A computed fold for a 520-nucleotide part of an RNA from uncultured Tepidimicrobium sp., annotated as small-subunit ribosomal RNA, 5' domain.
[in-house]
Context: one part of a larger RNA
C1' cells in the first nucleotide's frame, strides 16, 4: 500500500447492487417449511332439482256452512349436477433447504484410465393385457385407557392382495456353429427343455397397466497421480497378506465364513499424535509464491448422542420406524410426548451478525388428464454506512477587503470572495396529478414502487483524523512545567514545548474518518 462475513470510537443526507452468528454441531416457547390425487376405491356429509305424502298462508268465489287455491315447513324416494373429505390405494416425502461436528480418507481434485454393475419418472421400438378368488381399513357395534392409543365382533370396495392361463429378442440349463483373444474366456448366433406378467379410469378421446430391447439421466465400484504439522511418534498388522471353495451383494473384492500357506506395510516416513470438510475460486504479489476456502457453484459428511434395519428405482432416510442414552414436557403415577445444523423468532455465549414481514405475479419443484393445490425453494419488501459504486449538501457576481476571532514589530497581517448583498438554478427534497416494463388471451407480491409532469423554496443535509523527524502533505499563540499527558519507530514534557491540553491557522480524506485485529 492492498484486502476483510469484521469489531470499536466520533460523525451521519439519499439511492442502486451485494452482504449479515466467524463464538455454543448450546438449549429452544410459538407459527409456518411436503404434499397431492374423487378421472384408482367403497363410504360419510352438505347443497341444488324432481316426485310422493303430510301441513296448509295469501288470494278468489260464496247460499257464510264451505269450495277453489296452493306459498311455507317436514318426511321419504330417485336421479342429475356441484362441493367437502376421515380411510384404503397411487406418486412424491432420497429433490429442494441447512450446517461443517466428524473425516488426513479414493473424502476431494485430476485422468477421452478401467469394469464386474443398478437406474422410478422421461424418449424410441416390439409384443401383450384372458379367467377366477379370498380378505382388509373405513362405516356399524361392544369393550379397555386420564391420555397417547388399543382390543373383540359383524360387514364392504379397488389401479390393494392372491391363484390359474398365455408368453420371448427376458432368465436358467443342455448341445452346436462362426469370429476374436489365447490362462480361464469374450462377442454373435442356432436348436431343445424349463421359468416368470398385467388394471383399469373417465366428460370416448385421452390418461394409464405388463414384459422386454435401446437411449437418456442419475448412481455404485476400481486404479494412476496430487492433497497440512510433529521422528521429542520407529516399528505396525491376525481377516492381518495371499490362495482354494462357499455365502452375500445390483456388482468386483476378506465384504463374510471354512480350510491352506505365512505373508502384508514401513526413513520414498508405516504406526501413533495434533489440526482440518475438499475444490472451482478469493486475497495479495511483477512473478514465483504465500495466505485463505464467507457469499455463488461442484463433491463429501452430518441431522439431540450411539446403534439398527424396514419400505422403496433410490435411504440405512433432517421435519419416517425400532432400540439404548442424556435432556425437556404431560400424567389420573399405570403410562405417554419431543428433537429449528429449514424460515422467522427466544434465551445463552460473545467484541459481534437482521423481520415471529408479503406473495406464489415470475423462475423452478411435487402431485393431478386438467382446472388447480402445495412450495419460509424462490421472487420481493424490512433492519444494519457491513461493503462496493453513484449523487447531493448549491451556482455566478460580489472589497467600505464589514463585523468578529486569532496574531502583531501596533504599521498591520490573516480567516477572506469567505460572509452580508444582488442575480439565478432545482439534482436531492416537499406537495399534487399521471403511472409502467417485468406477462399477457388472462393472472403483479414488489407497488401507486420506478419513472414522468406541475408547483414550492437555498430552503432540510459535514464531519473525522492529522500538522517534531522520517514514512508524510501541513505552524503559531496561550496553558502546563519530567506534572498532566503523548508515542507506530526515533523520542517529546524538569518555565518561552511547531511533539502534552486549548485556540486560531493549515494539510488529508469525505458520508465518512480514525483505531484495533487478521492475511499478502
Nucleotide at each position: 500500500g492492498g484486502a476483510c462475513g469484521a469489531a470499536c470510537g466520533u460523525u451521519g443526507g439519499c439511492g442502486a447492487c451485494g452482504u449479515g452468528c466467524c463464538u455454543a454441531a448450546c438449549a429452544c416457547a410459538u407459527g409456518c417449511a411436503a404434499g397431492u390425487u374423487g378421472a384408482g376405491c367403497g363410504g360419510a356429509g352438505a347443497a341444488c332439482u324432481u316426485a310422493u305424502u303430510a301441513u296448509g298462508a295469501a288470494a278468489u268465489c260464496u247460499u257464510c256452512g264451505g269450495a277453489u287455491a296452493g306459498a311455507u315447513u317436514a318426511a321419504u324416494a330417485a336421479a342429475c349436477u356441484u362441493c367437502u373429505u376421515a380411510g384404503c390405494g397411487g406418486c412424491g416425502g432420497a429433490u429442494g433447504g441447512g450446517u461443517g461436528a466428524g473425516u488426513a480418507a479414493c473424502g476431494c481434485g485430476u485422468g477421452a484410465g478401467g469394469a464386474a454393475c443398478c437406474u422410478g419418472c422421461c424418449u424410441a421400438g416390439u409384443a401383450c393385457a384372458a379367467g377366477g378368488g379370498a380378505a382388509u381399513a373405513g362405516c356399524c357395534u361392544c369393550g379397555g385407557g386420564a391420555a397417547a392409543c388399543c382390543g373383540g365382533g359383524a360387514u364392504u370396495a379397488a389401479u390393494a392382495c392372491c391363484c390359474u392361463a398365455u408368453g420371448a429378442u427376458a432368465c436358467u440349463u443342455a448341445a452346436g456353429a462362426g469370429c476374436c483373444a489365447c490362462a480361464u474366456g469374450g462377442c454373435u448366433u442356432u436348436u431343445a427343455a424349463g421359468u416368470c406378467a398385467a388394471a383399469g379410469a373417465u366428460u370416448u378421446a385421452u390418461c394409464g397397466g405388463u414384459a422386454u430391447u435401446a437411449g437418456a439421466u442419475g448412481g455404485u465400484c476400481u486404479c494412476g497421480c496430487g492433497u497440512c504439522c510433529c521422528a521429542u511418534u520407529a516399528g505396525c498388522u491376525a481377516g492381518u497378506u495371499g490362495g482354494u471353495g462357499a455365502g452375500a451383494u445390483a456388482a468386483c473384492g476378506g465384504c463374510u465364513c471354512a480350510c491352506c500357506a505365512a505373508g502384508g506395510c514401513a526413513a520414498c516416513g508405516a504406526u501413533g499424535g495434533g489440526u482440518a470438510g475438499c475444490c472451482g475460486g478469493c486475497u495479495u504479489g511483477a512473478g514465483a509464491g504465500a495466505g485463505u476456502g464467507a457469499a455463488c457453484g461442484g463433491c463429501c459428511a452430518c441431522a439431540c448422542u450411539g446403534g439398527a434395519a424396514c419400505u422403496g428405482a433410490g435411504a440405512c432416510a433432517c421435519g419416517g420406524u425400532c432400540c439404548a442414552g442424556a435432556c425437556u414436557c404431560c400424567u389420573a403415577c399405570g403410562g405417554g410426548a419431543g428433537g429449528c445444523a429449514g424460515c422467522a423468532g427466544u434465551g445463552g455465549g460473545g467484541a459481534a451478525u437482521c423481520u415471529u414481514g408479503c406473495a406464489c405475479a415470475a423462475u423452478g419443484g411435487a402431485g393431478g388428464g386438467a382446472a388447480c393445490u402445495c412450495u419460509g425453494a424462490u421472487g420481493c419488501a424490512g433492519c444494519g454506512g457491513c461493503g462496493u459504486c453513484g449523487c447531493g449538501u448549491g451556482a455566478a457576481c460580489g472589497a467600505u477587503g464589514a463585523a468578529g476571532g486569532c496574531u502583531u514589530u501596533c504599521g498591520a497581517g490573516u480567516c477572506g470572495u469567505a460572509a452580508a448583498g444582488u442575480u439565478c438554478u432545482g439534482u436531492c427534497c416537499u406537495a399534487u396529478g399521471g403511472g409502467a416494463c417485468g406477462a399477457u388471451a388472462a393472472u403483479g407480491a414488489c407497488g401507486g414502487u420506478a419513472c414522468c409532469a406541475u408547483a414550492g423554496g437555498a430552503g432540510g443535509a459535514a464531519g473525522c483524523c492529522c500538522c517534531g523527524g522520517g514514512c508524510u502533505a501541513a505552524c503559531u499563540a496561550c496553558g502546563u512545567g519530567c506534572c498532566a499527558g503523548c508515542a507506530g519507530c526515533c523520542g517529546c514534557g524538569g518555565u518561552a514545548a511547531u511533539a502534552c491540553g486549548u485556540a486560531g491557522g493549515g494539510g488529508g480524506c469525505g458520508a465518512a474518518c480514525g483505531u484495533u485485529g487478521u492475511c499478502c
Taxonomically the source falls in Tepidimicrobium (Bacteria, Bacillati, Bacillota, Tepidimicrobiaceae).